Source information: Predicted 3D model of a 73-nucleotide RNA (transfer RNA) from Candidatus Methanomicula labiotermitis. The coordinates come from a structure-prediction model, not an experiment, and the mean pLDDT is 82. Its Rfam family is "tRNA".
């Protein structure tokens, strides 16, 4: 200084332009047990990296700018 992948709950992830943004895993609470663990039921928990564009709608397209990781110099 270029190229090229990404950025979504605490952490990991689905989503490919239209329903209430998905799921495990953590948390919390109840059930279960003398008691923990395991296991069932439930709940909080996000405005999708910012900012603008295109669209009747954008998490998803397009741009800039920020952060990561890999190349190249």
């Nucleotide at each position: 200084g270029g190229g090229c992948u990404c950025g979504u709950g605490g952490u990991c992830u689905a989503g490919u332009g239209g329903u209430u943004a998905u799921g495990a895993c953590g948390u919390u609470g109840c059930c279960u047990u003398c008691a923990c663990a395991c296991g069932g039921c439930a709940a909080a928990g996000g405005u999708c990296g910012c900012c603008g564009g295109u669209u009747c709608g954008a998490a998803u397209c397009c741009g800039g700018c920020c952060g990561a990781g890999c190349c190249c110099a």